This is a predicted structure of a 72-nucleotide RNA (transfer RNA) from a Fidelibacterota bacterium.
It matches the Rfam family "tRNA". It is annotated as a transfer RNA. Gene Ontology term of the family: triplet codon-amino acid adaptor activity.
The RNAcentral record of the sequence draws on ENA.
Its mean pLDDT, the model's own confidence on a scale to 100, is 82.

């Protein structure tokens, strides 16, 4: 230097044009003597950046960033 995959909630990860979720983990109740589980509930995202198509973008296109792997 050149190809390809990935970037979404604290973690692991769906969503492949129509107002962004799940499971663990958080925090509140119920229960228990107590703790844990086990239930009900909440809360937590500028969906990597910055432009572009489009009525409408996480989703599609170009950059460039950051991680992996592969060629050299």
């Nucleotide at each position: 230097g050149c190809u390809g995959g990935c970037g979404u909630a604290g973690c692991u990860c769906a969503g492949u044009g129509g107002c962004a979720g799940a499971g663990c983990a958080a925090g509140u109740g119920u229960u228990u003597u107590g703790u844990a589980a086990a239930c009900a509930c909440u809360a937590g995202g500028u969906c990597g950046u910055c432009g572009g198509u489009u009525c409408a973008a996480a989703u599609c296109c170009g950059a460039c960033c950051g991680c992996c792997a592969g060629c050299u």
Taxonomically the source falls in Fidelibacterota (Bacteria, Pseudomonadati).